[in-house]
RNA sequence: CACGCGAGCGCGGGAGAGAGCCGGCAUGAGCUGGCCGCCGAAGGCGCAACCCGCCCGGAAACGCUCAGGCAAACGGACAGCGUUCGCGGA
Repeated sequence: CACGCGAGCGCGGGAGAGAGCCGGCAUGAGCUGGCCGCCGAAGGCGCAACCCGCCCGGAAACGCUCAGGCAAACGGACAGCGUUCGCGGA
C1' cells in the first nucleotide's frame, strides 16, 4: 500500500399501511379537535437468536407501537458507489 473494522459527508436506490368519518378554519390533497381502522424500516422500549466472559454486560431486520407514518412531496432502517477521518495491517 492492498485489505478489514468503525464513524462522518455526497450521490442515486429504498418497503408497508384509509386521498377514512364527523366538526371548525380554510376552500385544499392543507391545519386543527374527536372517532375508529391499519403500518414498521427515523427514534424509543422489550425478549434473546447471537456476541462477550461474570458484568441484573452488549445486542437483531424478532416483538411492542410511546413516538412516527398510511395519495404525492418530505422522511425512511438498510445495502451500493465515491470520499474523509480513526484503529488495525505495522